[in-house]
Molecule: Bacterial RNase P class A
Organism: Paracoccaceae bacterium
RNA sequence: GCGGAGGGCUGGAUGGCCGCGGCCUGCAAGGGCCGAGGAAAGUCCGGACUCCAUGAAGCGACGGUGCCGGGUAACGCCCGGGCGGGGCAACCCGACGGAAAGCGCCACAGAGAACAGUCCACCCCGGUUGCGGCCGGGGCCAGGGUGAAACGGUGGGGUAAGAGCCCACCGGGAGGCCGGCAACGGCCUUCGCACGGCAAGCCCCACCGGGAGCAAUGCCGAAUAGGGAUCCCGCGCGGUCUUCGGGCCGCAGGGCAGCUUCGGCCCAGGGAUCCGGGUUGGCAGCUCGAGGCGCGGGGGCAACCUCGCGUCCAGACGAAUGGUCAUCCAGGGGGCGGCGUGCCGUCCCCGGACAGAAUCCGGCUUACAGGCCCUCCGCGCAU
Numbered sequence: 001g002c003g004g005a006g007g008g009c010u011g012g013a014u015g016g017c018c019g020c021g022g023c024c025u026g027c028a029a030g031g032g033c034c035g036a037g038g039a040a041a042g043u044c045c046g047g048a049c050u051c052c053a054u055g056a057a058g059c060g061a062c063g064g065u066g067c068c069g070g071g072u073a074a075c076g077c078c079c080g081g082g083c084g085g086g087g088c089a090a091c092c093c094g095a096c097g098g099a100a101a102g103c104g105c106c107a108c109a110g111a112g113a114a115c116a117g118u119c120c121a122c123c124c125c126g127g128u129u130g131c132g133g134c135c136g137g138g139g140c141c142a143g144g145g146u147g148a149a150a151c152g153g154u155g156g157g158g159u160a161a162g163a164g165c166c167c168a169c170c171g172g173g174a175g176g177c178c179g180g181c182a183a184c185g186g187c188c189u190u191c192g193c194a195c196g197g198c199a200a201g202c203c204c205c206a207c208c209g210g211g212a213g214c215a216a217u218g219c220c221g222a223a224u225a226g227g228g229a230u231c232c233c234g235c236g237c238g239g240u241c242u243u244c245g246g247g248c249c250g251c252a253g254g255g256c257a258g259c260u261u262c263g264g265c266c267c268a269g270g271g272a273u274c275c276g277g278g279u280u281g282g283c284a285g286c287u288c289g290a291g292g293c294g295c296g297g298g299g300g301c302a303a304c305c306u307c308g309c310g311u312c313c314a315g316a317c318g319a320a321u322g323g324u325c326a327u328c329c330a331g332g333g334g335g336c337g338g339c340g341u342g343c344c345g346u347c348c349c350c351g352g353a354c355a356g357a358a359u360c361c362g363g364c365u366u367a368c369a370g371g372c373c374c375u376c377c378g379c380g381c382a383u
Stems, first nucleotide, its partner, number of pairs: 001379010012328007020035006037354001041365002044363005049213004054263006062209005067081005082096001083094004097204002102202002104198003119144002122139007152170006171193001172191008217284004227275007236251006253267004291313001292311008329352001331350009
């Protein structure tokens, strides 16, 4: 210098004028303070919080997660590691448990797709012949061919031709030892090789999960409907008491959960009186919280944990956070002049992405003009 890999930051600044939302202060006029984001987005995961459900245990169903270790309130997130794949490398990617529990499937092509198979070719035997071959029987699974995949691979020996038939190496199974918390790795022994692939088909194993969501939920609140309480009429069986209205106890029946067991709760209908209700609206929930930010210290490879000091950093609900002007800073284009021909000077024009809170937090994913910084890799050149 060229090409590439990983990560971080920023994404306009200042001032004038006119406004908007919240809080504090003040009798008022006014004054003071705060006021969008790294994604506020998608609503895809995980929680806090609130209400609902028949309490507990077991089972089942359904859904999710899926190499190992760590982090965390938790996670499908993050960090570190292992294994597999890609790249010369920096580095990147991986739904990465189980296929000797069982079932199922393996399109097309092909002879044959799972306790396989002879289409072509090869070899042997018999027959025939016009000596090219043809017909019949058998061997073989090495070669050709098909396919995503053909029942280990390469080389040699062997054989009629062949074949783990035999041998060496590679791969694989089983056992042992060593290293590692583990995933896993290394070494040794042994077995001619047995167990094709798919679990993003059912399934098996381990672990996790009740449902709904701030339009949750609570409070204040006109009427109607629904609802509750008390009283009266009415109300299965048996026992018992009775002031004859009824009370109490037991049993039975029915109902409330996906099922079982043990508990728990409830009891048809009519009338009267009283309580009460929750639409529009208002208030609370609401922002101080597993917090964030700034500075400094300690532990850890890291994710992260921890300590000290400082700072309270939007809370709206017809939903504020805006408009305009000027100057400047990036960036782009054009004119003119100068020369060292791609730089300098000067003037004019354009001009700052994606987007925008709505209960709150931790993640992931997606969108993003332009600018800046750090680390690393390969190649070339110079020293």